[in-house]
RNA sequence: GGGGGCGUAGCUCAGUUGGUAGAGCAUCGCGUUUGCAACGCGAGGGUCUGGAGUUCGAGCCUCCACGUCUCCA
Numbered sequence: 001g002g003g004g005g006c007g008u009a010g011c012u013c014a015g016u017u018g019g020u021a022g023a024g025c026a027u028c029g030c031g032u033u034u035g036c037a038a039c040g041c042g043a044g045g046g047u048c049u050g051g052a053g054u055u056c057g058a059g060c061c062u063c064c065a066c067g068u069c070u071c072c073a
Stems, first nucleotide, its partner, number of pairs: 001072007010025004019056001027043005049065005
C1' cells in the first nucleotide's frame, strides 16, 4: 500500500424482508437469613464509533473517516 471481518448497556453478545433496541452477567432496591452467600421480585442504565446520503421511516442500505482483528505484498 491492497483485500476481508468487526464496532449496539459497565462486560459478553442478540437484533432474520428497514417500522420507535433486547438478553445474560454486573449495579441498585425489596423479600427471605442472626449475618453473608445463594434464590425470588422489581428498578436504573443506550441517541447503536463519528459524519454525510437514500427513505415517510435506518442498529440494518450506500459513501467517507476513525478504532480494532486478520490475510496478501